[in-house]
RNA sequence: ACAACGCAUAAAGCGCCAGAACUUUCCUUGCGUAGGGAAGUUGACGAGGAAGUGGUUUAUCGAAAUUUCGGCGGGUGCCACUCGGAUGCCAUAUCCGUCAGGAAGGCAACAAAUCCCGAAGGUGACUUCGGAGACAAAAACCUUCUAAUGGCUUGG
Numbered sequence: 001a002c003a004a005c006g007c008a009u010a011a012a013g014c015g016c017c018a019g020a021a022c023u024u025u026c027c028u029u030g031c032g033u034a035g036g037g038a039a040g041u042u043g044a045c046g047a048g049g050a051a052g053u054g055g056u057u058u059a060u061c062g063a064a065a066u067u068u069c070g071g072c073g074g075g076u077g078c079c080a081c082u083c084g085g086a087u088g089c090c091a092u093a094u095c096c097g098u099c100a101g102g103a104a105g106g107c108a109a110c111a112a113a114u115c116c117c118g119a120a121g122g123u124g125a126c127u128u129c130g131g132a133g134a135c136a137a138a139a140a141c142c143u144u145c146u147a148a149u150g151g152c153u154u155g156g
Base pairs, nucleotide, nucleotide: 014073015072016071017070019069020042021041022040023039024038025037026036027035028034045062046061047060051082052081053080054079055078056077083097084096085095086094088152089151090150091149092148101146102145103144104143105142106141116131117130118129119128120127121126
């Protein structure tokens, strides 16, 4: 110095970088022009989302716009089963997931980045921070209407 092992910390537009683009430097070529080595940089802006077990991968919503391209991994999505919830009760079916049936209508805000002004770091590509001013959608929530088959029960 490297590797292995152990411990701790860090998260879901989350983590990583061998494609790609860009920067510095060295070498080669030198009419033009490109190529190669080394070291670096970039590579998702917030809102929203978790019953359990297993499986699976292009897993919701909008903002922005040259790479938020491309690749790998993960993941609150989806599927199956178990458990649980919903119409007086039970079972089944259906739809859902502890805010737990469906439909219709209503519905809020300092969203964050981009943009603008500035500061710090770096040779540079770029990175971090501060200020000012905005602009969403889905969900959630609220109101109304409404829920099958068979059996049972209560009241009229």